Context: one part of a larger RNA
RNA sequence: CUGGGUUUAAAGGGUGUGUAGGCGGUUUAAUAAGUCAGUUGUGAAAGACAUCAGCUUAACUGGUGAGGUGCAAUUGAAACUGUCAAACUUGAAUAUAGAUUAGGUAGGCGGAACGUGACAUGUAGCGGUGAAAUGCAUAGAUAUGUCACAGAACACCGAUUGCGAAGGCAGCUUACUGGUCUAUUAUUGACGCUGAGGCACGAAAGCGUGGGGAGCGAACAGGAUUAGAUACCCUGGUAGUCCACGCCCUAAACGAUGUUUACUCGAUGUUUGUCAUUUAGAUGAGUGUCCAAGGGAAACCGAUAAGUAAACCACCUGGGGAGUACGUUCGCAAGAAUGAAACUC
Numbered sequence: 001c002u003g004g005g006u007u008u009a010a011a012g013g014g015u016g017u018g019u020a021g022g023c024g025g026u027u028u029a030a031u032a033a034g035u036c037a038g039u040u041g042u043g044a045a046a047g048a049c050a051u052c053a054g055c056u057u058a059a060c061u062g063g064u065g066a067g068g069u070g071c072a073a074u075u076g077a078a079a080c081u082g083u084c085a086a087a088c089u090u091g092a093a094u095a096u097a098g099a100u101u102a103g104g105u106a107g108g109c110g111g112a113a114c115g116u117g118a119c120a121u122g123u124a125g126c127g128g129u130g131a132a133a134u135g136c137a138u139a140g141a142u143a144u145g146u147c148a149c150a151g152a153a154c155a156c157c158g159a160u161u162g163c164g165a166a167g168g169c170a171g172c173u174u175a176c177u178g179g180u181c182u183a184u185u186a187u188u189g190a191c192g193c194u195g196a197g198g199c200a201c202g203a204a205a206g207c208g209u210g211g212g213g214a215g216c217g218a219a220c221a222g223g224a225u226u227a228g229a230u231a232c233c234c235u236g237g238u239a240g241u242c243c244a245c246g247c248c249c250u251a252a253a254c255g256a257u258g259u260u261u262a263c264u265c266g267a268u269g270u271u272u273g274u275c276a277u278u279u280a281g282a283u284g285a286g287u288g289u290c291c292a293a294g295g296g297a298a299a300c301c302g303a304u305a306a307g308u309a310a311a312c313c314a315c316c317u318g319g320g321g322a323g324u325a326c327g328u329u330c331g332c333a334a335g336a337a338u339g340a341a342a343c344u345c
Base pairs, nucleotide, nucleotide: 004316005315006314007299008298012313014201015200016199017198021194022193023192025088026087027086028085030083031082033081034080035077036076037075038074039073040072041071042070049065050064051063052062053061054060091191092188093187094186095185096183097182098181099180100179101178103177104176105175106174107173108172109171110154115149116148117147118146119145120144121143125136126135162169163168206247207246208245209244210243211242215241216240220236221235222234223233258312259311260310261309262308263307266290267289268288269287270286271285272284273283274282275281294301295300318345319344320343327338328337329336330335
C1' cells in the first nucleotide's frame, strides 16, 4: 500500500458556501479513447518452475520445455464507461397561490423587580449565619408611602413547542430581510451530488478605542470556620458582564453519530400544511417515544439507523513523551493553526 475501521474502545473537520477534482437520471444514433476477442513482434542470458541426464548420492552442473500477468503494431466486436448529436421528464430549479417561523438587522414603546436620590411617617435597631462577626444605623438606618432617575433582564404564556447551516434565537410593535413546507397545473430540461485548497460565519472568556455601569461579580480587602484555610459561608468590591466599531477563532462547538441518494414490519404522541363522503380517514414536511427484521463487544440503534447499498470528503493505526519542541503561517497580545523525534513501558 491493500485490507480494516471512526456513538461510547484511536478516529467525523465547529458550521456553511463553493474552485479544482471524483462521481452522476431515461431513450436513440454515431464514434471507437477506455473495455473485450484474435493475430504478429518483443518480453536477453543466468536464476525460479517442470522433466531428463552427469559427478557413488546430495549440494552443484548440463540438456529440453513450459510460462512470462507487460509493451507495441494490426484485424475485429460495440454491451458498459467516455466523446459527439438529437430527444425525454422522474432528479434539480423557477413561476403562481397559500401556510409557517423565539430565523436575522435596525428603530420605537411597555410593565414588574433590584438599586440610588428627594420628601413624608416613625424609633432603635437593621443585616447576616449552623452560630457569629466584619458591615450599616440617633449626623435618624431598617420598615411603610409618594415622586424622580438609571442600567440590565424580559415572570405568566412556555411545551423532549417552534426557527436557524452551525454558533444560537423569547416582553410588545413597526420597517427591511432570510429560510422552509404544501397544492395545482405550468416552465426550463440533468442545469445534479460531494468537495482538497479558498472564502464566509462561528458560544463564553479575552484584547484595542470610546461610551455605560442597576444587579451580579474573577482579582482584592475584611469577618468567620479550621491544626492551618491563599477555599467552601458572610460583609464589601475592581476588571468584566451591557452598547458601538475592530480583533481573537477556541469549547463536552455533542446526537461525542460528515454530507447526499435509494430501499426496508408495525404501534403511539405532537407541530404545521392539503384533501375529504369531517368520531378514530387519506396524503406531505418536521419533531418525540416504543418495537419487528437486521445490526452491535455490549449498552443500545432500529424509516430522524448505528439496518441494506452507492457517491464524495474528513479522520484513525499501542500508552506515555505531547497537542510538547523546532520551523512556518496568522494575531496588538493572550495565544491559535500545522505538528515531530530521542527516550521509556